[in-house]
RNA sequence: CUUAUUCAGAAAGGGGGAGGGAACAGGCCCAUAGAACCCUUGGCAACCAUUGUCGUGUUUAUUUAUGCAUGGAAAGAGGUGCCAAUUCCUGUCCCUUUUGGGGAAGAGAUAAG
Repeated sequence: CUUAUUCAGAAAGGGGGAGGGAACAGGCCCAUAGAACCCUUGGCAACCAUUGUCGUGUUUAUUUAUGCAUGGAAAGAGGUGCCAAUUCCUGUCCCUUUUGGGGAAGAGAUAAG
């Protein structure tokens, strides 16, 4: 940089000792009943990889079958990621029945390339 996803899901112990929720601003929260961070164990998810299964297309082939591609569902030991609150909410644009509601974008995050 490109593509996809981003209202679901999943925490205990030890160390640590005051911050944390990406950055800025405004809110609203979490935290001395212990934040960030580090370690251990456990878990969630299913992007990649893997296994086997059911279809579809296709190569070889008389059929069965084999190889390849692809889709659904399943598993979850490998590579990542994640385990308060929608990515905590808003910020720009559009719509609307306008103390509000909805949609899109931007930014961020994660994965694959």